[in-house]
């Protein structure tokens, strides 16, 4: 460093050192941040994956915890952007049987898939 598979709308605190930035990369937008950003360092926490232990109908599946290894602890991966579809209202066009009504655009928004991140396993 690459693949492959799961999973991501739940959850998780204070305090030191530090001194301006952060939220994954572009780009809008929208948050937090001198009542102290990021980084780092103890201590507590949190429960995704393995591992170790308990049941079982054992490719595994439950049900519980923190044995270990990682990890994670502001907002939905903080929201959109690529693709489908669905889709109010105000606008617009065309027809008509003309003051209304049909078709088409138009669209807040809302489902889904797909990139792309990120964790964790196995392989290489």
């Nucleotide at each position: 460093a690459u693949u492959u598979u799961a999973u991501a709308a739940c959850g998780a605190a204070g305090a030191g050192u530090g001194g301006a930035g952060a939220g994954a990369u572009c780009g809008g937008g929208c948050u937090c941040u001198a009542u102290g950003a990021a980084a780092c360092u103890c201590u507590g926490g949190c429960a995704a994956c393995c591992u170790g232990a308990c049941c079982g109908c054992u490719u595994c599946g439950g049900a519980a915890g923190u044995u270990g290894g990682u990890g994670c602890c502001a907002a939905a991966u903080c929201c959109c952007g690529c693709c489908a579809a669905a889709a109010a209202a105000a606008c617009c066009a065309c027809a008509a049987u003309u003051u209304u009504u049909g078709u088409g655009g138009g669209g807040a928004u809302u489902u889904g898939g797909a990139c792309a991140u990120a964790u964790a396993a196995a392989a290489u």

Predicted 3D model of a 124-nucleotide RNA (SAM riboswitch aptamer (S box leader)) from a Saprospiraceae bacterium. The coordinates come from a structure-prediction model, not an experiment, and the mean pLDDT is 81. Taxonomically the source falls in Saprospiraceae (Bacteria, Pseudomonadati, Bacteroidota, Saprospirales). Its Rfam family is "SAM riboswitch aptamer (S box leader)". Rfam links the family to the GO term regulation of gene expression. Rfam's curators write: The SAM riboswitch is found upstream of a number of genes which code for proteins involved in methionine or cysteine biosynthesis in Gram-positive bacteria. The SAM riboswitch acts at the level of transcription termination control. The predicted structure consists of a complex stem-loop region followed by a single stem loop terminator region.